[in-house]
Molecule: Guanidine-I riboswitch aptamer
Organism: Psychrobacillus psychrodurans
Order: sequence, then structure tokens, then C1' cells
RNA sequence: UAAAAUGUUUUCUAGGGUUCCGCUACAGUCAAUGUUGGUCUGGUCCGAGAGAAAACUCACGGCUAUGCUGUGUCACGGAAGGAUAAAAGCCUGGGAGAA
Repeated sequence: UAAAAUGUUUUCUAGGGUUCCGCUACAGUCAAUGUUGGUCUGGUCCGAGAGAAAACUCACGGCUAUGCUGUGUCACGGAAGGAUAAAAGCCUGGGAGAA
């Protein structure tokens, strides 16, 4: 300096906050309801390139061949900004940088 499927989707997890629910506190005819708190374990919610699983796809190989099957190894990483109610291993971004 160059190359490539270091593919796509779904479900989930680490993690994340606080719209909604629940819970706390206060007000209230102690009811409805309202306000408050994420310095509330939680349900909903967001959620990984460098976490997991599955399906599909792609490349190459094999075969009894328009399908079936095998293989597919890596990945240190800020600060800052952005979205949503908000935050984050989300997005910028396999970026800058390092090696």
C1' cells in the first nucleotide's frame, strides 16, 4: 500500500437507564387520583463488530449432484458528539489512535 462475506436477520445475555407498570415518600374524603424518588431488587423498554444461540446466505471442498454434506481460524481501543423518556458494550464506529 492492497484484498475479502472480518455477511444478514431473529431470539437472548453482560450491560443500561426511567417513558409505562410496580414499589417508596407525600398530598388527598385516605377512595379515585396527583406529585416525588432509578441515592428502588424488579416487569415493560434499549442492548453489543470485538458476548451466546439459531436460521438463512456466501466462499471453497466432497459426493450417489439442480440437491445433500464438510470446513470457514482474528478482533487492544479512548475522548467527544448523537438518538430516544433516558442511559448504555446503542449509533458515529472493526472510526481516531495503538499493535